[in-house]
Molecule: Bacterial RNase P class A
Organism: Fidelibacterota bacterium
RNA sequence: GAAGCUGGUCGGGUAGCCGCUCCAGCCUUUUUUGUUCUUUGACUGGGGAGGAAAGUCCGAACUCCGCAGGGCAGGGUGCCCCGUAACGCGGGGACGCCGUAAGGCGUGGAAAGUGCCACAGAAACUAUACCGCCCCUAUUAGGGGUAAGGGUGAAAUGGUGCGUCCCACAAUUAAGUGGGAUAUCUCGCCGUUGGCGAGAGAGUAAGAGCGCACCGUCCCAACGGCGACGUUGGGAGCAGGGCAAACCCCACCCGGAGCAAGACCAAGUAGGGAAGAGGGAUUGCCCGUCCCGUUUGAUUCCCGGGUAGGUCGCUUAAUCCCGGUCGUAAGGCCGAGGAUAGAUAAAUGGCUACCGUCCCGCUGUAGGCGGGAUACAGAAUUCGGCUUACAGACCAGCUUCAGAU
Numbered sequence: 001g002a003a004g005c006u007g008g009u010c011g012g013g014u015a016g017c018c019g020c021u022c023c024a025g026c027c028u029u030u031u032u033u034g035u036u037c038u039u040u041g042a043c044u045g046g047g048g049a050g051g052a053a054a055g056u057c058c059g060a061a062c063u064c065c066g067c068a069g070g071g072c073a074g075g076g077u078g079c080c081c082c083g084u085a086a087c088g089c090g091g092g093g094a095c096g097c098c099g100u101a102a103g104g105c106g107u108g109g110a111a112a113g114u115g116c117c118a119c120a121g122a123a124a125c126u127a128u129a130c131c132g133c134c135c136c137u138a139u140u141a142g143g144g145g146u147a148a149g150g151g152u153g154a155a156a157u158g159g160u161g162c163g164u165c166c167c168a169c170a171a172u173u174a175a176g177u178g179g180g181a182u183a184u185c186u187c188g189c190c191g192u193u194g195g196c197g198a199g200a201g202a203g204u205a206a207g208a209g210c211g212c213a214c215c216g217u218c219c220c221a222a223c224g225g226c227g228a229c230g231u232u233g234g235g236a237g238c239a240g241g242g243c244a245a246a247c248c249c250c251a252c253c254c255g256g257a258g259c260a261a262g263a264c265c266a267a268g269u270a271g272g273g274a275a276g277a278g279g280g281a282u283u284g285c286c287c288g289u290c291c292c293g294u295u296u297g298a299u300u301c302c303c304g305g306g307u308a309g310g311u312c313g314c315u316u317a318a319u320c321c322c323g324g325u326c327g328u329a330a331g332g333c334c335g336a337g338g339a340u341a342g343a344u345a346a347a348u349g350g351c352u353a354c355c356g357u358c359c360c361g362c363u364g365u366a367g368g369c370g371g372g373a374u375a376c377a378g379a380a381u382u383c384g385g386c387u388u389a390c391a392g393a394c395c396a397g398c399u400u401c402a403g404a405u
Stems, first nucleotide, its partner, number of pairs: 001401010012355007020048006027041001050376001054387002057385005062258004069287004074254005079093005094107005108249002113247002115243003130150002132146005158215006165180005184200007216238001217236008262312004271303005278292004319339003322335005356374008
């Protein structure tokens, strides 16, 4: 200097004029016997939209419902540990994949069962034989065997490499029995370019887990870790591959509704007709329990009439900033430190001037002049998260490459 990765901050400023709204104080008006509330207005002081206020995707606080008891259905989460009021969130870690790296992404089970895998291919769950290889018959046709090699594909009955000798009998509807030898492995002794002893020990016509070695899968043991898991050693010849955001299985969790929740005050309340033995308890069904009712009619439907104004909830919140302290961190604890919108047809603004930042042009390239632009976007009960949108400016740490010293 260039290219990247991770985390974070700001996102307009100042002044003047005018306007809106809330709180506190103090006066005034309305009302009243008086006070207070309410209503009108003036003065003084102080405050007034975000990092996402958006989405309404999760979790709660709070409020109400006598069952919030049990079960089924239904729904949610899904590696381990920690944090939190809780969560599907956050932090740290384990394993796997991608990247040169900083870093990024992913995560129960496919050996309980069922199902799907287009196209290509012979065949994608009764495996099978397109090419190829071997044998028989034979002369171009057929039969038998095989899945080592090739082709197709994301995937074809684990992957890669080395090796398999001699004799006798038997077998061609094939691969068997006995003996010997070698590669290799294990144990013991001597001893370190090795030797000796014992044991195990290797096919075919073609074709092999048949022998050995390394990996993959599974099982067992020891050690380390709270744990996911890791390391080492031993054994088995071994269930083709993928999909569970396919059905399903396993583990854990879930009462419902929501500030238009709900509480209080005020106003008004007229009926007529039909059905009726069950109706109700805040997702659906069943059981249980409780409440109202069965002609003194619960409840439901149709026609029709009256009233509907206000107060609270409403902002001190598991909140935010700062300082100290514990912790790898997320976070916890302490503080006699600092901060804090409450509207209700919905306030938090409008205008002017100068400045800031960015882009373009001119110029005599410190600089100046002119023009244009200045993001996403507006609280409605509150909070912890996630997701999405965002012109521009900046900060910190880390990685790689090139050059110079």